[in-house]
Order: sequence, then structure tokens, then C1' cells
RNA sequence: UGGCCCCUCGUCCAAUGGCAGGACCCCGGAUUUUGGUUCCGGUAAUAGAGGUUCGAAUCCUCUGGGGCCAA
Repeated sequence: UGGCCCCUCGUCCAAUGGCAGGACCCCGGAUUUUGGUUCCGGUAAUAGAGGUUCGAAUCCUCUGGGGCCAA
């Protein structure tokens, strides 16, 4: 310098253009003498800005961040 890929709850991973979901963590409750285990419930997210569309995590453009390859 050029090309390609990725960015979603605190973490990891899903989601045919049509209600953003699961696991772990955390919080509350049950159980327990206490803790842990187990069970039930809950909080929490689409990197940013535009565009297309009746409707965008998903498609397009730009910006930012990260990674890989070539020189």
C1' cells in the first nucleotide's frame, strides 16, 4: 500500500428481511443449620451514522475498532 473477514446482554454463541433467543455470570425466591449443589423467576445487547424496504441484527454506502493474506 492492496485484498479479504469479523463487530449482537458482563462473557460465549444463535436468530429465512417479519416478537432479538440460549448458556455461563449477576440479582431475587425455594431447598439447606450455613455455604455449595439443585430447582423456579428476573435484569441485561445488534460498533456509529446514513440509505433501500410496509418492515433491517440481516441488504447497500461511509466512518471506527479488531484479525488474516500479499508486497
Model confidence (mean pLDDT): 81 of 100. The RNA shown here (transfer RNA) has 71 nucleotides and comes from a Gemmatimonadales bacterium. Taxonomically the source falls in Gemmatimonadales (Bacteria, Pseudomonadati, Gemmatimonadota, Gemmatimonadia). It matches the Rfam family "tRNA". Gene Ontology term of the family: triplet codon-amino acid adaptor activity. From the family's description: Transfer RNA (tRNA) molecules are approximately 80 nucleotides in length. It is annotated as a transfer RNA.